Description: The prediction has a mean pLDDT of 83. The RNA shown here (SAM riboswitch aptamer (S box leader)) has 112 nucleotides and comes from Metabacillus harenarius. Its Rfam family is "SAM riboswitch aptamer (S box leader)". From the family's description: The SAM riboswitch is found upstream of a number of genes which code for proteins involved in methionine or cysteine biosynthesis in Gram-positive bacteria. The source organism's lineage runs through Bacteria, Bacillota, Bacilli, Bacillaceae and Metabacillus.

[in-house]
RNA sequence: CUCUUAUCAAGAGAGGUGGAGGGAAGUGCCCUAUGAAGCCCGGCAACCAUCAACUUACUUAGAGUUGAAGUGGUGCCAAUUCACUCAAAGCGUAUGCUUUGAAAGAUGAGAG
Numbered sequence: 001c002u003c004u005u006a007u008c009a010a011g012a013g014a015g016g017u018g019g020a021g022g023g024a025a026g027u028g029c030c031c032u033a034u035g036a037a038g039c040c041c042g043g044c045a046a047c048c049a050u051c052a053a054c055u056u057a058c059u060u061a062g063a064g065u066u067g068a069a070g071u072g073g074u075g076c077c078a079a080u081u082c083a084c085u086c087a088a089a090g091c092g093u094a095u096g097c098u099u100u101g102a103a104a105g106a107u108g109a110g111a112g
Base pairs, nucleotide, nucleotide: 001112002111003110004109005108006107007106008105013041015040016039017038021031022030023029025085026084027083028082042077043076044075047073048072049071050068051067052066053065054064055063056062081104086101087100088099089098090097091096
């Protein structure tokens, strides 16, 4: 980087450092010196590992469901994945609005 799959309406500091930027892209709209990013500490969550029970199963295996814990591996900690970006349906005289789906993106796990 590509493919597969699951999830994305909840949650998370008025700490230290640092100094101007940040919110993926475009448009918009926001956050920011009452201090951005980054780093440290702290926290949230519970995807994978782990543990327990149950189900399945030719039964030292494997698969599945539910639960526990938060030790290990990630992840995350403004705004719904900040909104829209494409399509369909409905509504509206109309700029457009609503709903659903997709695309894109993010994260985990697996594969190349």